[in-house]
């Protein structure tokens, strides 16, 4: 240098062309309970970056940039 993989709420996964992007955990708020754990209920909070393709892109391709791996 070359080649594979992979990048989504603070954290681990989902969604793999079309509805408001979905859950759990953690974060705040509320019930409950003498308190506290549990535990019910609400709320915030995410598509790496720039282009393409498409009526429509978190998905499909291309560069970039960062994460693991292999080769030399």
């Nucleotide at each position: 240098g070359c080649c594979c993989c992979u990048g989504u709420a603070g954290u681990u996964g989902a969604a793999c062309g079309g509805a408001u992007a979905c859950a759990a955990c953690a974060g705040c708020c509320c019930c409950c309970u003498c308190c506290u754990a549990a535990g019910g209920g609400g709320c915030a909070g995410g598509u790496c970056u720039g282009g393409g393709u498409u009526c429509a892109a978190u998905u499909c391709c291309c560069g970039g940039c960062g994460g693991g791996g292999g080769c030399g």
Molecule: transfer RNA
Organism: Nevskiaceae bacterium